[in-house]
């Protein structure tokens, strides 16, 4: 650049700097901004992934050694159970680290679909409110 695959109604600040717009696109709204928004830098700070470590219960598997039942009658075979070693698992598992984030639900609406309600109406449409999925965006991992 795309591709899956989780999440997305919670959380999270000051300072400098720049100097007019800024909420992702498009459109409708609506909120933030010269009492300087956005964005950049530093400092701090949230905590969604990764990473890291991970106790106890429990699963698996396994040579030896113990202890025990059953066949045998000899030093075996099978089962069962301790301990043990491995792996699987796991705790707000931290703290530290790689990203990311620190107005408003992803700021709210849009597309499909159930539902409730109410107008028109002649079996359907319209408007409103809830819930679902969907799509699109962000994020983070992975494998290209």
């Nucleotide at each position: 650049u795309g591709u899956u695959u989780a999440u997305a109604a919670a959380g999270a600040a000051g300072a400098a700097g720049c100097g007019a717009g800024a909420g992702a696109u498009u459109a409708g709204g609506c909120u933030c901004u010269a009492u300087g928004a956005c964005c950049u830098u530093c400092u701090g700070g949230c905590a969604a992934c990764c990473a890291a470590c991970u106790a106890a219960a429990a699963g698996u598997u396994c040579a030896a050694u113990c202890c025990u039942g059953a066949u045998a009658a000899c030093u075996a075979u099978c089962g069962g159970g301790a301990a043990g070693a491995a792996u699987u698992g796991g705790a707000a598992a931290a703290c530290c680290g790689g990203u990311g984030c620190c107005a408003a639900a992803u700021c709210c609406u849009a597309u499909u679909c159930u539902c409730u309600g109410a107008a028109a109406u002649g079996g359907u449409u319209u408007c409103a409110g809830a819930g679902a999925a969907a799509a699109a965006u962000a994020u983070a991992a992975a494998a290209a």